Record summary: Predicted 3D model of a 74-nucleotide RNA (transfer RNA) from a Candidatus Shapirobacteria bacterium. It matches the Rfam family "tRNA". It is annotated as a transfer RNA.

RNA sequence: GGCAGGGUAGCUCAGUUGGUUAGAGCACCACAUUCAUAACGUGGGGGUCGCGGGUUCAAGUCCCGCCUCUGCUA
Numbered sequence: 001g002g003c004a005g006g007g008u009a010g011c012u013c014a015g016u017u018g019g020u021u022a023g024a025g026c027a028c029c030a031c032a033u034u035c036a037u038a039a040c041g042u043g044g045g046g047g048u049c050g051c052g053g054g055u056u057c058a059a060g061u062c063c064c065g066c067c068u069c070u071g072c073u074a
Stems, first nucleotide, its partner, number of pairs: 001073007010026004019057001028044004050066005
C1' cells in the first nucleotide's frame, strides 16, 4: 500500500427491513437487610451512538470523506 471486520454508558456488548422513549450485564450512588462486611433485594445517576457532511418526514442503522483499533496479505 491492498483487503476484511470493528468504534454505542466507566468496562464487556446487543440494537431486527430506517420508525414511536437508545438498551442489557457488570461497575458506581442511595436505601433496605446485617453486630459489621460480602451476597441477595429495591430505586437512581451516567450517552454529541468515533469525527464531519449527505439522503430522508424520520438515521445508531443507508451513502461519501476522515480518524482510530484488530486481523490477513504484498